[in-house]
RNA sequence: GCCGAGGUGGCGAAAUGGUAGACGCGCAGCGUUCAGAACGCUGUUCUCGCAAGAGAUUGGAGGUCCGAAUCCUCUCCUCGGUA
Numbered sequence: 001g002c003c004g005a006g007g008u009g010g011c012g013a014a015a016u017g018g019u020a021g022a023c024g025c026g027c028a029g030c031g032u033u034c035a036g037a038a039c040g041c042u043g044u045u046c047u048c049g050c051a052a053g054a055g056a057u058u059g060g061a062g063g064u065c066c067g068a069a070u071c072c073u074c075u076c077c078u079c080g081g082u083a
Stems, first nucleotide, its partner, number of pairs: 001082007010025003018066001026044006045056004059075005
């Protein structure tokens, strides 16, 4: 250089055109305990806000579409193959 796979909350990871983040880990509160561990329940993307709520968000930029993490183009990065 060429070919292929991939990039999603703090972490792993699902969702292949229709509520973005299921599920798990972690974290927080509560329960339980003499105290802890374990277990159970609830909550947990980010920003702004006292709150109600508002906005942003799938590496970045653009396009298609009523609608995009998903399809197309360009680009950055990681991994594998190849000479």
The RNA shown here (transfer RNA) has 83 nucleotides and comes from a Candidatus Levyibacteriota bacterium. Rfam family: tRNA. The family's RNA type in Rfam is transfer RNA. Its mean pLDDT, the model's own confidence on a scale to 100, is 81. NCBI's taxonomy places the organism under Bacteria, Bacteria candidate phyla, Candidatus Levyibacteriota.